[in-house]
C1' cells in the first nucleotide's frame, strides 16, 4: 500500500421514548436517562426509491358580466373572480440508520 474485519484492545457513533426550541410539514437542533443498533450508524442529495406540500396545478360549489332559448320561473352557453376536503408533485424542502455511487478516515489479528 491492498485485501479483510478477530468473542483483540483502545476509543467513537446512537434508534427509539421523555423535555425544551426551530419549521407549515416531511424533519432538525439540543437536554438528561437509557441503549435498538453501527467499522464508516464520518462527510457528499449524484443514480434509484422514499416522505412533506407553504407555494403551484386540479377541483365540488358559490358569485358576477355577456349571449343564445322560453310567455314566464328558469335553462344553456360562454368570460372572469372565490375556491373546502381530495388528488398531483411542476418549483422547493426532508432523509446519508432505504439501496447504489463519490469523498475521508481509527485499530490490527489474518
Nucleotide at each position: 500500500c491492498c485485501c479483510u474485519g478477530a468473542c483483540a484492545a483502545a476509543g467513537g457513533c446512537a434508534a427509539g421514548a421523555c423535555g425544551u426550541c426551530c419549521g407549515a410539514g416531511a424533519g432538525g437542533a439540543u437536554g438528561a436517562u437509557c441503549g435498538c443498533g453501527c467499522a464508516a450508524a464520518a462527510c457528499c442529495a449524484c443514480g434509484g426509491g422514499u416522505c412533506c406540500g407553504u407555494g403551484g396545478g386540479u377541483g365540488a360549489g358559490c358569485c358576477g358580466g355577456c349571449a343564445a332559448a322560453g310567455c314566464g320561473a328558469u335553462u344553456u352557453g360562454u368570460c372572469g373572480g372565490c375556491g373546502u376536503a381530495g388528488c398531483c408533485u411542476c418549483a422547493g424542502g426532508a432523509a446519508a440508520g432505504c439501496c447504489g455511487g463519490g469523498u475521508u478516515g481509527c485499530c490490527g489479528a489474518g
Predicted 3D model of a 110-nucleotide RNA (c-di-GMP-I riboswitch aptamer) from Crateriforma conspicua.
The sequence is in RNAcentral, with records from Rfam.